Record summary:
c-di-GMP-I-GGC riboswitch aptamer from an uncultured Gemmatimonadota bacterium, 96 nucleotides, folded computationally. It matches the Rfam family "c-di-GMP-I-GGC riboswitch aptamer". Its family is annotated with cyclic-di-GMP binding in the Gene Ontology.
RNA sequence: AACGACAAAGGCAAACCAUGCGAAAGCGUGGGACGCAAAGCUGCGGGGCUACCGCGCACACCAUCCGGUGUCGCCAGGCCAGCCGGGCUUCCGAAC
Numbered sequence: 001a002a003c004g005a006c007a008a009a010g011g012c013a014a015a016c017c018a019u020g021c022g023a024a025a026g027c028g029u030g031g032g033a034c035g036c037a038a039a040g041c042u043g044c045g046g047g048g049c050u051a052c053c054g055c056g057c058a059c060a061c062c063a064u065c066c067g068g069u070g071u072c073g074c075c076a077g078g079c080c081a082g083c084c085g086g087g088c089u090u091c092c093g094a095a096c
Base pairs, nucleotide, nucleotide: 003093004092011036012035016031017030018029019028020027021026034082040088041087042086044085045084046083047080048079049078054074055073056072058071059070060069061068062067
């Protein structure tokens, strides 16, 4: 280096709850532990999520204004590192 124990010292924190931010996905803080040998960091590759804005006019409605509203479809520059892989960093030292 690789590897990962019924080892040692520790660490992180799912769901859920409270609260705040956000259009949402989701994130922060506190509580809480399902689990995690990188469940540390990183949006580099794959994959997934959301759709404010924008586009379409596919459907419906409103209408004095040729526009508007709702549903639907598309769309990431937004999000997910506890989906997989990669990169960087890292405690311990049994067995192989």